[in-house]
RNA sequence: UGCUUAUCAAGAAAGGAGUAGGGAAAUGGCCCGAUGAUACCUUAGCAACCUUCACCACCAGUGAAAGGUGCUGCAUCCAUCCUCGCCGCGGCGAGGGAAGAUAAGUC
Numbered sequence: 001u002g003c004u005u006a007u008c009a010a011g012a013a014a015g016g017a018g019u020a021g022g023g024a025a026a027u028g029g030c031c032c033g034a035u036g037a038u039a040c041c042u043u044a045g046c047a048a049c050c051u052u053c054a055c056c057a058c059c060a061g062u063g064a065a066a067g068g069u070g071c072u073g074c075a076u077c078c079a080u081c082c083u084c085g086c087c088g089c090g091g092c093g094a095g096g097g098a099a100g101a102u103a104a105g106u107c
Base pairs, nucleotide, nucleotide: 002106003105004104005103006102007101008100013043014042015041016040021032022031023030026080027079028078029077044072045071046070049068050067051065052064053063054062055061076099081096082095083094084093085092086091087090
């Protein structure tokens, strides 16, 4: 890097250093940002995928912990492609997909 499976409307901020854009990519929208954002470092925290332990004959399940990851503006910020429904025909709503992120496994 590719493939498979699962999840993605919950949750969780301070400091340091630093500059101009940032919210993955394109378009549109909506936001964040010189009252210093995003990214980086430190500390703190959230969660519980893997893991460990306990109950259980085992499995399943439940509970606890937090070792390996991950995460800490906005639904993966929203839409884009397909189907269905509704109406004021341009929108709204529902479902699915694509793309992406994370975990576990695998070549």